Predicted 3D model of an 84-nucleotide RNA (transfer RNA) from a Halieaceae bacterium. Taxonomically the source falls in Halieaceae (Bacteria, Pseudomonadati, Pseudomonadota, Cellvibrionales). Its Rfam family is "tRNA".
[in-house]
RNA sequence: GCCGGGGUGGUGAAAUUGGUAGACACAGGAGACUUAAAAUCUCCCGGCCUUUGGGCCGUGCGGGUUCAAGUCCCGCCCUCGGCA
Numbered sequence: 001g002c003c004g005g006g007g008u009g010g011u012g013a014a015a016u017u018g019g020u021a022g023a024c025a026c027a028g029g030a031g032a033c034u035u036a037a038a039a040u041c042u043c044c045c046g047g048c049c050u051u052u053g054g055g056c057c058g059u060g061c062g063g064g065u066u067c068a069a070g071u072c073c074c075g076c077c078c079u080c081g082g083c084a
Stems, first nucleotide, its partner, number of pairs: 001083007010026003019067001028044005046057004060076005
């Protein structure tokens, strides 16, 4: 230099015909149970704002297509593998 895989909350990892982003698990928080703890069970768990009803933003970065993009297209960055 060329070809290909990948980059998604604190972590791992889904979403594959383009149609609610974050399922599921771990970590974390609150409560129940217990003399207490562990285990177990229930709920919460990206950011900002909020009149607590909700609203806006968020998939490596920047553009584009589309009613709608994590997904398709272009450029760039990082990473893994192959070829030279």